[in-house]
Context: one part of a larger RNA
């Protein structure tokens, strides 16, 4: 010096991204226990007291030690906020979470030889089930709720009109030539064969007409106006399918930004409560709350400590020296 273990004056988080690590708490009995709450919980809340041995029915009395759950093993606690209701699941070997799942809610498909899935098929699953069933999509306990837009896209329904394939249809057309004409070159050219293929008939689809948002999605701009100022309940105008409702809001979302005010600190880019000027929240890609839960994230406090001021000492194992 390295690893590991133990101890430390005074202070006690001044350390640090952050109390990381360590310390502290710890068993049993008794007392006692707040807000909140879905009345179950919260809760071992918090916070106190006790614990040996001898005698005694008990009350109690006595005895020993620094120390009596005498060693070991054995919750630290509280306040506030975010997220996710919860127990669960996950990146075997860098991420355990706010991600996934979940009961519940909702949309949609499916009438049974079901839809859907696997397979070339036979066949199988679905299911020896039958719409209180099964498949798929979304949301995610519970509470209060879930606004406007159907113009585009999708889906569903409609069938009048337009368009439209194969096919049907066969007008027209091409070649060939018996023949006719011609002195010849050649011209015309029936039938047949061959080539072309118009009109017309012709489904779904598309166009079209409706519906549909817990379908994909979307949810404005400018100008003026009140007897201080400021602001604008009000008015005008342009555009749109319709112009964001309730609730929430510098937020896991706020660029400007350490916004402003208040709280907490001697001092606070974090935190909490407000404000609303929402760069760029917003209602099942759910909105807002929410008791309980969490090896979750954030801020604060009590206790406690070598994290630190600031380092020191010791045990063990190395390193190093000798052998």
């Nucleotide at each position: 010096c390295u690893g590991u273990u133990g101890c430390c004056a005074a202070g006690g988080a001044a350390c640090u991204c952050g109390g990381c690590a360590a310390a502290a708490u710890g068993a049993c009995c008794c007392c006692g226990u707040a807000a909140g709450u879905u009345c179950g919980c919260g809760a071992g809340a918090a916070g106190g007291g006790g614990u040996g041995c001898a005698c005694g029915c008990a009350a109690g009395u006595g005895c020993c030690g620094c120390a009596g759950u005498g060693a070991a093993g054995a919750g630290g606690c509280c306040c506030a906020a975010g997220c996710a209701a919860c127990u669960g699941u996950u990146u075997a070997a860098c991420u355990a979470a706010a991600a996934c799942a979940c009961a519940g809610c909702u949309c949609u498909a499916u009438g049974c030889a079901a839809a859907g899935u696997c397979g070339c098929a036979a066949g199988a699953c679905g299911a020896c089930g039958u719409a209180u069933a099964u498949g798929g999509g979304g949301u995610g306990a519970c509470g209060c709720c879930u606004g406007c837009c159907c113009g585009g896209u999708g889906c569903u329904g409609g069938a009048a009109g337009g368009u439209u394939a194969a096919g049907g249809g066969g007008a027209u057309u091409u070649g060939u030539u018996a023949g006719u004409c011609g002195c010849a070159a050649g011209a015309c050219g029936a039938a047949g064969c061959u080539u072309u293929g118009a009109a017309c008939c012709g489904a779904a689809g598309c166009c079209c007409c409706a519906g549909u948002g817990a379908a994909c999605g979307g949810c404005g701009g400018c100008c003026g106006u009140a007897a201080c100022u400021a602001u604008a309940a009000c008015g005008g105008u342009c555009c749109u399918a319709a112009g964001g409702u309730a609730g929430c809001g510098a937020a896991a979302u706020u660029c400007c930004u350490u916004g402003u005010c208040a709280g907490g600190u001697a001092a606070g880019u974090u935190c909490u409560g407000a404000c609303c000027c929402g760069c760029a929240c917003g209602a099942a890609a759910g909105g807002c709350g929410u008791a309980a839960u969490g090896a979750u994230u954030u801020g604060g406090g009590c206790g406690c400590u070598g994290u630190c001021u600031c380092g020191g000492c010791a045990g063990c194992a190395g390193a190093c020296u000798c052998g």
Predicted 3D model of a 323-nucleotide part of an RNA (large-subunit ribosomal RNA, domain IV) from a wastewater metagenome.
The coordinates come from a structure-prediction model, not an experiment, and the mean pLDDT is 89.
RNAcentral holds the full RNA, with entries from SILVA.